[in-house]
RNA sequence: UUCUUAUCCAGAGAGGCGGAGGGAUUUGGCCUGAUGAUGUCUCAGCAACCAGUCUAUCUAUAGACAUGGUGCUAAUUCCAAUAGAUAAGAA
Numbered sequence: 001u002u003c004u005u006a007u008c009c010a011g012a013g014a015g016g017c018g019g020a021g022g023g024a025u026u027u028g029g030c031c032u033g034a035u036g037a038u039g040u041c042u043c044a045g046c047a048a049c050c051a052g053u054c055u056a057u058c059u060a061u062a063g064a065c066a067u068g069g070u071g072c073u074a075a076u077u078c079c080a081a082u083a084g085a086u087a088a089g090a091a
Base pairs, nucleotide, nucleotide: 001091002090003089004088005087006086007085008084013043014042015041016040017039021032022031023030026081027080028079029078044073045072046071049069050068051067052065053064054063055062056061077083
């Protein structure tokens, strides 16, 4: 990078740095930002996809925990159309 499968109306913010746009792209909306957004770092949190541990059991499933690997913490993926994001596996 491509393909397959699953999920995307739930949930969860403080501080430091920084200083203008940002909400993936395009179009159209709608929001958001000098009362400092987006980004980035630290800490904290949410969730439970994979691994792990435990419990039940018809041995393959279900449930619990939150230790490790990811992910996420304005608005339903912000909304509509395209499409996109994340996880696991394969090439």